[in-house]
Predicted 3D model of a 1512-nucleotide RNA (small-subunit ribosomal RNA) from a metagenome. Rfam family: Bacterial small subunit ribosomal RNA.
């Protein structure tokens, strides 16, 4: 710091993921030790049991038992100087000490818990209080008199199951009264000074009013308190600015509301409260409501800006079961008090009671999930208390959990035969690995053992110094520790007890095996698994952390994917339909002033802890610890005036106005004008019109169409006309009149910034709809009718209604597009046009040439992702609106506001997918275009499909009919030879190291022959017999061979694991590299253009220029020829023979045979053309690649073969191997594909006759003779072959015959005899000959092959083969044609362009309905349940008011009986929470049934969109 993922590839807009870092985490596997944190995030849900808030006896009365000293009485006993002597016990009584209740003070409002609640002066931060309080502390000042009557404990008695109460009775005080006294204070009046932001505030002098107290201990020195003022200090209370969540589908809220006077209340201000009174008060700068939430310091994370969070720790709030409400007091509206309601739980004796762990353990429950009913109060630290001390689940410490963070260990050296083992393996090793063993060492940690801490100082006591003084201050003994016998230090033992986790296709660091075969299963994205998985499971090995490891989950990062730093909106998601307005935002030039914004500087605040820099210190770390820096914001002082604000003033360039001018379908009214058109009359006319791809529905003999006159009607304005003109936009088009908006040019007269934009508003706004009323020619949704079609609810045709028109009124939308807001200013040009003006010019209109506003086109820079934009910007800046944030659901559903309605405007969510797009790219495809090939079409000849047969093939049969090939590119293909063999199939007999390779002990042969079982393989007897060398032992060949181990075998399997080798696109002309050069890039150029060509063949031209595989060419053979050689082949000449024959001599002419050459190159002529090259000629055997073969580019088809050969990997092994017999592969209902013979007279049969070429032959080829009708059979020459054989060609010629017939056409099929071949022709061979004589009389849709020696007819051969089912195939020569006008069409192909939503590529892609599942969601009669305000109703506790006849001690009067003064209980009243009735809103559940939507391997109707997608 970036990767991954849309594409066949590519930029790009974008979402989606991944890697980092964190956690109060959980979970899974695993685990040695310490250390310092840290632990109910869920049920503010319930709670058994213990503890958590007391203390003071030096405030006061009181106590019983122990304790303790002392008196006094009784006194067992003792002693004796016999005593007023000792002394247990017991009673009394007094102090010490000490105390359960109680009365008093004080704490108890701290400390601890926890986050519900609150969106709020609650919190942060700055402030202000002149509007306030503040116990205990502290200083200073003043004081502390004199007096009274209660009551609780207690006791008596009552009441109750407790709880807890009631009467009497008598008591104390630092508890309560009340008198008197008062510096200060306070209150009122008077009067002054000095200050303030107002209100006022400090303070000074004067009269008057009011108002306290309390003691206790004591060494009597003093001490602790106590009462009344000032001040400090602390805590607090109220104000205010500022700051910090969401929803506008919450836009309007308010009645004590908002201010006022008066009054009440507070510790103060204030409508806090209340009477009255005014009608305010708050909001788009977001009031009000609804949701969520304690806030902060801080945390986490980012470069930062920012985001997120808000546990521990610290600050502040809030809350204590739920609601409410007040007393106490310095503080409470009070967690561990109190009253009341409710709930709930528990106890009752049913009458009533108790209780509330969000204090500390602890339990249920509830969660994924969160500790011990622990020790001390020896430190800190807090209450009382003179103190000593007591309390004190605060706190210190311990335990529990690897929950985090740190920090150790689990060993260290040394060891190769690289041991065993395991894994993998090319079988050779490789690797785990110096790793292990061994062997030397250490001792953290374990364990034994011993020492042993720091935290301890206050405090009491003693001593001394000082002091006015017990305050201080120093020494010194004694006592005090939960942690803990721990931490840490010694000895000793002894490698001993201590390594797991996750990953290993890309991201992303790490690979192989074997299992499994869309199974099991992985997955964070993209995706893996369908027999070879580095992606899934085990193993080895690897990489990564490490007493951890991985996963869930959140949160920030990455994300510039909400963008202030730092995004965009022509086509990606985004410019409002257009305009004019209002807050708002922004604003020319110039001068002065201000100082509000801004900038500097001083100061003050910004707790602490944290981070952060530096140091300290526990061995280090983490943790602590010091110092010191940082902390934007915010106060206060103050300086500066450039921008911006503000105020005053000038200015003309923005805008605006005037004055002169011409343009325009700008807009509203009104009238009018031809020309179509239909319809009405008439008139001519007559048989058809109309329509279409054809056609039909319609029209019309009741006279249409056509035509002609008249006359009506309503719309809509040809040409002009434009690439034009006006309008803000929608839009505006005969022609004239009113009426009327805008803008443009000129002139510079005026105004002097008066401007720009514009959320809300509020107008206008095509077209279609709508509501009335009018009008209706045409044209026309819907309708109806005819066509088309599968089908046709469409296109196409005949008809037609609303509507189109016009009045008047709604709607409010569009692809309202420039898919491009508005406005300014700046930035090369060229060119047309359309107003208008200026200069030249002229008689004048043009021409030319400038300037201004408009309106097109090309283009520079710049800009874009690129297409493109380009002075009309999509550049370069400026102001301001208005919009966007994956796609899908979806502009939908709720809600609101608008509409008569149709609808609109605003506008989500669940859920669901990894893509949706934009633009360019190379393909491919198009019922796209352009060019151009090819027996593609066509023109032809001639088959194919109809028949029988033959052959493959499907099917079906079968024990088996082995297996492969499947459109072209299988189907007379593997197979160029299935009776056994072949054979791979089936039955059935057999064998098990095998039939076959390779070694081994042994044996001596093999081979043939005989008997015997057996169908045969095979088994059993007999009989014969080895080569080589060497004297021999023995050696080397050869055969036969038990036994075992290694192995053999396999036409089992996978052609989609593979090599080879082949089909086909195609013998088509094309497929590429290199550099250059354009392009962000995929890629593009070259290769495209113009011409030519069988050809990417050449030429010309080009950002290209050059190569390479193909094309051609070289090679074979046919075709002319020349040279060499001439047997077996040839014979012209010479000769010699035959009835004849190159038979013979002999020749080298000739043909031929086969070896070398030669020839054709558009080389010459002529035309055309720049050429290249065409056409035309001549000359040649042959002419424009002369015929033919051989050759097949880069690549398609996961084309085809594991059964030809080869292999990998799976399988098999007495068998899926190997053998023999016999079967099958030939079976036949039918269906295909290639044949082959027909069907006849160009013919069929019968005589005779002619001519090849290429081929084969030694287990073959066979003349020749001879039998047979014949297939053959015998007998034989000759040949190893240009020598003999096969060998006769046949079609053809010739001459007969048959006459159109199922035949003298055809031959199929069956009898019957043969004949050959073989070990054997029954399943199941060819032939022959005698009989038999089928179907078929030229083949329907369709379909093939072929353009010249070609089709087409016609024999000949040969491979395989014993033989043959061969009519196949492969060669070979004979006979020998028609046609091509053309490229309109079908089918392949090639190039160029065009669209594209294809890219496994149109056999692609993709749309909608319906059916099935599954999910989630609207609506719905309705049900339920919640919040919240509203009304009434009843009204508890309390406060506050009233009243108070019942009561009552202090005080005052008093005749002492009472009275007065003040209070009490009691009643009422106002308010009041629950609670209830009512009637909404809000918001969630749930609901037959209903919508639509999402997904979903395979369904079912069409075919809607990508190409002109076949109707753009």
């Nucleotide at each position: 710091a970036g990767a991954g993922u849309u594409u066949g590839a590519u930029c790009c807009u974008g979402g989606c993921u991944c890697a980092g870092g964190a956690c109060a985490c959980a979970c899974g596997c695993u685990a040695g030790c310490g250390g310092c944190g840290u632990a109910c995030u869920u049920a503010a849900c319930g709670a058994a049991u213990g503890c958590g808030a007391g203390u003071c006896g030096a405030g006061c009365g009181a106590u019983g038992a122990a304790c303790u000293c002392g008196g006094c009485c009784u006194g067992c006993g003792g002693c004796u100087u016999c005593g007023u002597c000792c002394a247990a016990a017991g009673g009394u009584u007094g102090g010490g000490a000490a105390u359960c209740a109680g009365c008093g003070g004080c704490a108890a409002a701290c400390g601890g818990g926890u986050g519900a609640g609150u969106a709020a002066c609650a919190c942060g931060u700055a402030g202000c209080u002149a509007a306030c309080c503040u116990a205990c502390c502290c200083u200073c000042g003043a004081g502390a008199u004199c007096g009274g009557g209660a009551u609780a404990g207690c006791u008596g008695c009552c009441a109750g199951a407790a709880a807890u109460g009631g009467c009497g009775g008598g008591u104390a005080a630092u508890a309560c009264c009340g008198g008197g006294u008062a510096c200060g204070u306070c209150c009122c009046c008077c009067u002054g000074g000095u200050c303030g932001c107002a209100u006022g505030a400090c303070u000074g002098g004067g009269a008057g009013g009011g108002g306290a107290g309390a003691g206790g201990c004591u060494u009597c020195g003093g001490u602790c308190g106590c009462u009344c003022g000032a001040g400090g200090a602390u805590g607090g209370g109220g104000c205010u600015g500022c700051g910090g969540c969401u929803c506008a589908u919450u836009a309007g809220c308010u009645a004590g509301u908002u201010g006022g006077u008066a009054g009440g209340g507070u510790a103060a201000c204030g409508g806090c409260c209340u009477a009255c009174u005014a009608a305010g008060g708050c909001g788009a700068c977001g009031a009000u409501g609804g949701g969520u939430a304690g806030c902060c310091g801080g945390c986490c994370u980012g470069a930062g800006a920012g985001g997120g969070u808000g546990c521990c720790c610290g600050g502040c709030c809030a809350c204590a079961c739920u609601g409410g409400g007040a007393c106490u007091g310095a503080g409470a509206c009070a967690u561990g008090g109190u009253c009341c309601a409710g709930a709930c739980u528990c106890c009752u004796a049913c009458g009533g009671g108790a209780g509330u762990u969000a204090g500390c353990a602890u339990c249920g429950a509830g969660g994924g999930a969160u500790a011990u009913u622990g020790c001390g109060c020896a430190a800190u630290g807090g209450g009382c208390g003179a103190a000593a001390g007591c309390c004190u689940g605060a706190c210190g410490c311990a335990g529990u959990g690897a929950c985090g963070c740190c920090g150790c260990g689990u060993g260290g050296g040394u060891g190769a035969c690289g041991a065993a083992g395991g894994c993998c393996u090319u079988c050779g090793g490789g690797u785990c690995g110096u790793a292990a063993a061994g062997c030397c060492c250490u001792g953290u940690c374990g364990g034994g053992u011993g020492g042993g801490a720091u935290g301890a100082a206050g405090c009491c006591c003693c001593c001394g110094g000082g002091u006015a003084g017990u305050g201080c201050c120093g020494g010194g003994g004694g006592g005090u520790g939960a942690c803990a016998g721990u931490a840490c230090c010694g000895c000793c033992c002894a490698a001993g007890a201590a390594a797991g986790c996750c990953a290993c296709a890309g991201c992303u660091a790490a690979c192989u095996a074997c299992g499994u075969g869309c199974c099991a299963g992985c997955a964070g994205c993209u995706g893996c698994g369908g027999u070879a998985a580095u992606a899934c499971g085990u193993a080895g090995g690897u990489g990564a952390c490490a007493a951890g490891c991985g996963u869930u989950g959140u949160c920030c990062g990455g994300a510039a994917u909400u963008a202030c730093u730092g995004g965009g909106c022509g086509u990606a998601a985004a410019g409002g339909g257009c305009a004019u307005c209002u807050a708002g935002g922004c604003g020319g030039c110039u001068u002065g002033a201000u100082a509000a914004g801004u900038g500097g500087a001083a100061u003050g605040u910004g707790a602490a802890a944290g981070u952060c820099c530096g140091g300290g210190a526990c061995u280090c770390a983490a943790c602590c610890u010091c110092g010191g820096a940082a902390a934007g914001c915010c106060g206060u002082u103050u300086c500066a005036a450039a921008c911006u604000g503000u105020c005053a003033g000038g200015c003309u360039u923005g805008a605006g106005u005037g004055c002169g001018g011409g343009a325009g379908a700008g807009g509203g009214a009104a009238g009018u004008g031809g020309a179509a058109c239909u319809c009405a009359c008439g008139g001519u006319g007559u048989a058809g019109c109309g329509g279409u791809g054809a056609a039909a529905u319609g029209c019309g003999u009741a006279g249409a169409u056509a035509u002609c006159g008249u006359g009506a009607g309503g719309a809509a304005c040809a040409c002009c006309a434009g690439u034009g003109g006006c309008g803000a936009a929608g839009g505006c088009g005969g022609c004239u009149u009113c009426c009327u908006g805008g803008a443009c040019c000129g002139c510079a007269a005026c105004u002097g910034a008066c401007g720009c934009u514009g959320a809300a508003g509020u107008g206008c706004g095509a077209a279609a709809g709508c509501u009335a009323g009018g009008g209706g020619a045409g044209c026309a949704a819907a309708c109806g009718g005819g066509a088309u079609u599968a089908g046709a609810u469409a296109c196409c045709c005949c008809g037609g209604u609303a509507g189109u028109c016009c009045u008047a009124g709604c709607c409010g939308u569009a692809a309202a597009c420039g898919a491009u807001g508005a406005c300014c200013a700046c930035u090369a040009g060229g060119u047309g046009u359309u107003g208008g003006g200026g200069g030249c010019a002229u008689c004048g209109a043009c021409c030319c040439u400038c300037c201004c506003a408009g309106u097109g086109c090309c283009g520079a820079a710049g800009c874009u992702a690129a297409c493109g934009c380009a002075u009309u910007a999509a550049g370069u800046g400026g102001u301001c609106c208005g919009c966007c944030u994956g796609g899908g659901g979806a502009g939908u559903a709720c809600g609101g506001c608008c509409g008569c309605a149709a609808g609109g405007c605003u506008g989500a969510a669940a859920c669901u997918c990894a893509a949706a797009g934009g633009a360019a790219u190379u393909g491919a495809c198009g019922g796209g275009g352009g060019c151009c090939c090819g027996c593609a079409c066509a023109a032809g000849c001639g088959g194919u499909g109809g028949a029988g047969c033959a052959u493959g093939u499907u099917g079906c049969u079968u024990a088996a009919u082995c297996c492969g090939a499947c459109g072209c590119a299988a189907c007379g293909c593997g197979a160029a030879g299935a009776a056994c063999c072949u054979u791979a199939c089936c039955a059935g007999g057999c064998c098990u190291u095998g039939a076959c390779u390779a070694c081994u002990a042994g044996c001596g042969a093999c081979c043939g022959c005989c008997c015997u079982c057996g169908a045969a393989a095979g088994g059993g007897g007999g009989c014969u017999u080895c080569c080589g060398g060497g004297c021999a032992a023995c050696c080397g060949g050869c055969g036969c061979g038990a036994a075992a181990a290694a192995c053999a075998g396999g036409u089992g399997g996978u052609g989609c694991a593979u090599g080879g080798c082949u089909g086909u696109c195609g013998u088509c002309a094309g497929c590429u590299c290199g550099u250059g050069u354009c392009g962000u890039g995929a890629g593009a150029u070259g290769u495209u253009g113009g011409g030519u060509u069988a050809a990417g063949u050449c030429c010309c031209g080009c950002a290209a220029c050059g190569a390479g595989c193909g094309c051609a060419a070289c090679c074979c053979u046919c075709g002319c020829u020349g040279c060499g050689u001439g047997u077996u082949a040839c014979c012209a000449g010479c000769g010699g023979g035959u009835u004849a024959u190159g038979c013979c001599g002999g020749g080298g002419a000739c043909u031929c045979a086969c070896g070398c050459g030669g020839u054709a190159c558009u080389g010459c002529c002529g035309g055309a053309g720049c050429a290249a090259u065409c056409c035309g000629g001549a000359g040649g055997a042959a002419g424009g690649u002369g015929g033919g073969g051989a050759u097949g580019a880069c690549g398609u088809c996961a084309a085809g073969u594991c059964g030809g050969c080869a292999u990998g990997c799976c399988c098999c092994u007495u068998a899926a191997g190997g053998u023999c017999u016999g079967g099958g592969c030939u079976g036949c209902a039918a269906a295909c594909a290639u044949g082959c013979u027909a069907c006849a007279a160009u013919g069929g049969c019968c005589g005779g006759u002619a001519c090849a070429a290429a081929g084969g032959g030694c287990u073959g080829c066979a003349a020749g003779g001879u039998c047979g009708c014949g297939a053959g059979g015998c007998c034989a020459a000759g040949c190893c072959a240009a020598u003999c054989c096969c060998u006769a060609a046949a079609a053809g010629c010739c001459g007969g015959u048959c006459u159109c017939a199922g035949u003298u056409c055809g031959g199929a099929u069956u009898g019957g005899a043969g004949u050959c071949u073989g070990c054997a022709a029954c399943u199941c061979g060819a032939c022959u000959c005698c009989a038999u004589g089928a179907a078929g009389c030229u083949g329907g849709a369709a379909u093939c092959g072929c353009u010249a020696g070609u089709a087409a007819c016609c024999g000949c051969a040969g491979a395989u083969c014993a033989g043959c089912a061969a009519c196949g195939c492969u060669g070979u020569g004979g006979u020998g044609a028609a046609u091509a006008c053309g490229u309109u069409c079908c089918c392949g192909g090639g190039c160029c362009u065009u669209g594209u939503a294809c890219a496994c590529a149109c056999c692609g892609c993709c749309c909608g309905u319906c059916a099935c599942g599954u999910c989630a969601u609207g609506a719905a009669a309705g049900c339920c349940g919640g919040c919240u305000a509203c009304a009434c109703c009843c009204g508890a506790a309390g406060c506050c008011a009233a009243u108070g006849g019942g009561c009552c001690a202090a005080c005052c009067c008093u005749u002492c009986g009472g009275g007065g003064a003040g209070g009490c209980a009691g009643u009422u009243g106002u308010c009041g929470a629950a609670g209830g009735u009512g009637a909404a809103u809000c918001c969630g559940g749930u609901g037959a049934u209903u919508g639509g939507g999402a997904c979903g391997a395979a369904g079912u109707c069409g075919u809607a969109a990508c190409a002109a997608g076949g109707u753009a």